[in-house]
Context: one part of a larger RNA
């Protein structure tokens, strides 16, 4: 390469965005590279295939005759591909009314709670557990009212609901700013789809400087438990968790399901608009477009199960697999302060 895979058996890159590359809508031209049809020589001889003959057969030998096929010359044909020239509007996009919303980013507030301090009330426990201690407490705890101050989070609403490319977003309010979606049809005319490299963003945890540090809390210290308890359960507690500037570059990062188009039963529930119906009005009801769910035919699956949000049935493109193990190692390059990332063998062995 080729067949056949990739949700759960190996096998979808975390995610996007856009370079070469590969693919391409509708109707007319052009033109003959691709593609078709035809010719023409040639591709040595033996070999193989075929028909005949020869050695008693055969194996072996002669003798004849090809097919298929490439690869070049040259005629020709114009449906598809490509190319030429030109229109078109359905796919893409502009522009223009509305809309939803925890989409980002910046700045401000608030109110519970929780600690801790200060002041009063009081006085003997309290705390924790399986039961217990360690531990706080007559130097006045705990408990209750009153005050202050910090720092992290945002109960209810709330939802099988919302929007974002993942990651991930949620008191409340300013500013600013990205996509989405409806609906009318004005304008560009295929400007599309992918997407290797590059580039961007990427939870937790670590790192590096500078703050801040209520809660919790890797480590560590104590008490318990146990045979032993470097654990689970208690009391304490440092890094960390919060902020501002970097690094990092991974997750079961999961829908373990790659994006993008068209096509293939319904019935049901909900977010967002829009049109119709209705009504005083809103609600309802019927419907279309765009998400989000729970069933379910038909296909599909090895089963589970999936099923218009496909794992059905097509197309074009890209990642990745190739028996377990050795190994996601080694080495060797690239990145990083590092801890490691990222590419990534083999011997051996069942």
């Nucleotide at each position: 390469u080729u067949u056949g895979g990739c949700u759960u058996a190996a096998a979808g890159c975390a995610u996007c965005c856009a370079u070469a590359g590969g693919u391409g809508g509708c109707u007319u031209u052009u033109c003959a590279a691709g593609u078709c049809c035809g010719u023409c020589g040639u591709c040595a001889a033996a070999u193989c295939c075929c028909a005949g003959g020869g050695c008693u057969c055969a194996a072996c030998c002669c003798u004849g005759a090809a097919c298929a096929g490439g690869a070049a010359g040259u005629g020709g044909a114009a449906a598809c591909u490509a190319c030429u020239a030109a229109g078109u509007u359905g796919g893409a996009g502009u522009a223009u009314g509305g809309u939803a919303g925890g989409g980002g980013u910046u700045g401000a507030u608030g109110g519970a709670a929780u600690u801790u301090c200060c002041g009063a009330u009081g006085g003997a426990g309290c705390g924790g557990u399986g039961a217990a201690a360690u531990g706080c407490a007559u130097a006045a705890a705990g408990a209750u009212c009153g005050g202050a101050a910090a720092g992290a989070a945002c109960a209810c609403c709330a939802a099988c609901g919302g929007a974002g490319a993942a990651a991930g977003c949620a008191c409340u309010c300013u500013a600013u700013u990205g996509g989405g979606c409806c609906g009318a049809c004005a304008c560009u005319g295929a400007a599309a789809c992918u997407a290797a490299g590059a580039g961007a963003c990427g939870a937790a945890a670590u790192c590096u400087a500078g703050g801040g540090g209520a809660g919790u809390g890797a480590a560590u210290g104590g008490g318990a438990u146990u045979a032993g308890a470097u654990a689970c359960c208690c009391c304490a507690g440092u890094a960390g968790u919060c902020c501002u500037a970097g690094u990092c570059g991974u997750a079961a990062a999961c829908g373990a399901u790659g994006g993008a188009u068209a096509c293939u039963a319904g019935a049901c529930a909900u977010u967002g608009u829009g049109u119709g119906u209705a009504u005083c009005a809103a609600u309802c009801c019927a419907u279309g477009c765009a998400g989000u769910g729970a069933u379910g035919u038909a296909g599909c699956u090895a089963a589970c199960g999936u099923g218009u949000u496909a794992a059905g049935u097509a197309u074009a493109c890209c990642a990745c697999a190739u028996g377990g193990g050795g190994a996601g190692u080694a080495u060797g390059u690239u990145c990083g302060u590092a801890g490691g990332a990222a590419u990534a063998a083999a011997a051996c062995u069942c």